Annotation
Transfer RNA from a Pseudomonadales bacterium, 74 nucleotides, folded computationally. The sequence was found in a public genome assembly. Rfam family: tRNA. Rfam classes the family as a transfer RNA. Gene Ontology term of the family: triplet codon-amino acid adaptor activity. Its mean pLDDT, the model's own confidence on a scale to 100, is 80.
RNA sequence: GCGCCUGUAGCUCAGUUGGAUAGAGUAGCUGGCUUCGAACCAGUUGGUCGGGAGUUCGAAUCUUCCCAGGCGCG
Numbered sequence: 001g002c003g004c005c006u007g008u009a010g011c012u013c014a015g016u017u018g019g020a021u022a023g024a025g026u027a028g029c030u031g032g033c034u035u036c037g038a039a040c041c042a043g044u045u046g047g048u049c050g051g052g053a054g055u056u057c058g059a060a061u062c063u064u065c066c067c068a069g070g071c072g073c074g
Base pairs, nucleotide, nucleotide: 001073002072003071004070005069006068007067010026011025012024013023019057028044029043030042031041032040050066051065052064053063054062
C1' cells in the first nucleotide's frame, strides 16, 4: 500500500428484508428479605448506535469519505 471483518449502555453482546418508544445480560442506585452481609426478589438510572456527508417520506441498518482495533496479502 491492497483486501476482508469489527465498532450499539460502565462491561459482554443482540438488533432479521430500511419503518415501531433502540433492547438483553451484567454492573450501578433504591427498596424488600436478613441480627448484619452475601445470595435471592422487585423497581430504577444509563445511548449524539465510532465521526462527517449523501440517498430516502423514514437510516443502527443502504452509499461514500475518514478514525480506531483485528486478520490476511504484498